[in-house]
Molecule: THF (Tetrahydrofolate) riboswitch aptamer
Organism: uncultured Lawsonibacter sp.
RNA sequence: CAGAGUAGGUUUCGCGCGUCAAGUGCCUCCGGAUGGGAAGUUGCCGGUGGACGAAGGAUGUAUCCGCGUUGCUGUAACCCCCUCCGCUG
Numbered sequence: 001c002a003g004a005g006u007a008g009g010u011u012u013c014g015c016g017c018g019u020c021a022a023g024u025g026c027c028u029c030c031g032g033a034u035g036g037g038a039a040g041u042u043g044c045c046g047g048u049g050g051a052c053g054a055a056g057g058a059u060g061u062a063u064c065c066g067c068g069u070u071g072c073u074g075u076a077a078c079c080c081c082c083u084c085c086g087c088u089g
Stems, first nucleotide, its partner, number of pairs: 001089003008079004014072003017068003026050002029047004036085003040081001056065003
């Protein structure tokens, strides 16, 4: 001097959940984890409270097709942490 390596994010696949409304997203407060180590938030997760809010339909009663900035998992691709100390060349 250069590089590798998180938490997570997007897309694809599979299996689900809801559609008689949970979930997702937004705001407040608290807590937690977070490149190999320490530590940290403007990123992530969990909990409390609050506001807002939807696309259902067919049919042979048991299924199918949709919808939701919907949940989980695997593969692949891409994106990917500030500071200090480390790792590789």